[in-house]
C1' cells in the first nucleotide's frame, strides 16, 4: 500500500419487534453528557373467548388436531424401513431421509409497472382451541447489507 477481520458513529433491509419515561440498577477514569438492562405507559403484533352461521374429530390397515411465519402444494432419483400379494425373479402402498426441478405466496432503498436478482425456512402447543361482541392473556426479538440493479420507462406521493 492491498486484502480481510473488529469496534464506534451513521445510511438502509426482513420482521409487529418502535417510541416515552417523575422510576431502580450497571457501564462509559468523573460527570449536569451517553449508552444497557428492569419496570411502567403508548404504539404496533398475535392468541383465547357467545348467540348466529358454519363443520365431522375419534374408532377398522397407515394417518390425532392446532398455532407463529412468505415459507405451501407437487414431480424425478436414491436409500433403508413397515404392510400386502407371490412364493425364483419380484409387485403395490405408506411415511422417513437425502439430492435435483418447478410451483402457491414472499421481499429488494418513497409508490407502481417492467427488468434483473433473492426467499419459498424454521420454531411452538400438548388430546386441546372453527367463527365470534363483551371479556381475558401474551409478544414487542433476531439476523443481515452499505458504493452498489438505491437499474431504465411513465404515472403518481412527498419535499425544496
Nucleotide at each position: 500500500a492491498g486484502a480481510g477481520g473488529g469496534u464506534c458513529a451513521c445510511c438502509g433491509c426482513c420482521g409487529a419487534g418502535u417510541c416515552a419515561c417523575c422510576g431502580g440498577c450497571c457501564c462509559c477514569c468523573g460527570a449536569c453528557g451517553g449508552g444497557g438492562c428492569c419496570a411502567u405507559g403508548a404504539g404496533c403484533c398475535g392468541g383465547g373467548g357467545a348467540c348466529c352461521c358454519a363443520a365431522u374429530c375419534u374408532c377398522c390397515c397407515c394417518c390425532g388436531g392446532g398455532g407463529c411465519g412468505a415459507a405451501u402444494c407437487g414431480g424425478c432419483a436414491c436409500a433403508a424401513c413397515c404392510g400386502g400379494c407371490a412364493g425364483u425373479c419380484g409387485c403395490c402402498g405408506g411415511g422417513u431421509g437425502u439430492g435435483c426441478c418447478g410451483u402457491a405466496g414472499g421481499g429488494c432503498g418513497c409508490u407502481u409497472c417492467c427488468a434483473g436478482c433473492c426467499c419459498g425456512a424454521g420454531c411452538c402447543c400438548g388430546u386441546c382451541a372453527g367463527c365470534u361482541a363483551a371479556c381475558c392473556c401474551g409478544g414487542u426479538a433476531g439476523g443481515c447489507g452499505g458504493c452498489c440493479g438505491a437499474g431504465g420507462g411513465a404515472a403518481g406521493a412527498g419535499g425544496a
The prediction has a mean pLDDT of 75.
c-di-AMP riboswitch aptamer (ydaO/yuaA leader) from a Frankiales bacterium, 160 nucleotides, folded computationally.
Rfam family: c-di-AMP riboswitch aptamer (ydaO/yuaA leader). Its family is annotated with regulation of gene expression and cyclic-di-AMP binding in the Gene Ontology.
It was read from a public genome assembly, where an Rfam model found it.